[in-house]
This is a predicted structure of a 74-nucleotide RNA (transfer RNA) from Candidatus Taylorbacteria bacterium RIFCSPHIGHO2_01_FULL_44_110.
């Protein structure tokens, strides 16, 4: 170049055209003589830009970025 595919709290993930769950971390308390484990509560998130719906995280298209295969060059 071509062809697919992935993009969601800080990290790893799920979901569904009608208020986005957990999981780990992290924050306050509780619990302990102290850590630790263990509970209880809180903050966090749909890559970016258009279109389609009444609505779009989910459908389409374009761009970014990353994987995979396939050409092509040395």
């Nucleotide at each position: 170049g071509c062809g697919g595919g992935u993009a969601u709290a800080g990290u790893u993930u799920a979901g569904u055209g009608g208020u986005a769950g957990a999981a780990u971390g992290c924050g306050u308390c509780c619990u302990u003589g102290c850590c630790a484990a263990g509970g209880a509560c809180g903050a966090g998130a749909u890559g970016g830009g258009a279109g389609u719906u009444c609505g779009a995280u989910u459908c389409u298209c374009c761009c970014u970025a990353c994987c995979c295969g396939c050409a092509c060059c040395a």
RNAcentral records the identical sequence in 6 taxa. The sequence is in RNAcentral, with records from ENA. Rfam family: tRNA. Rfam links the family to the GO term triplet codon-amino acid adaptor activity. Rfam classes the family as a transfer RNA. The prediction has a mean pLDDT of 81.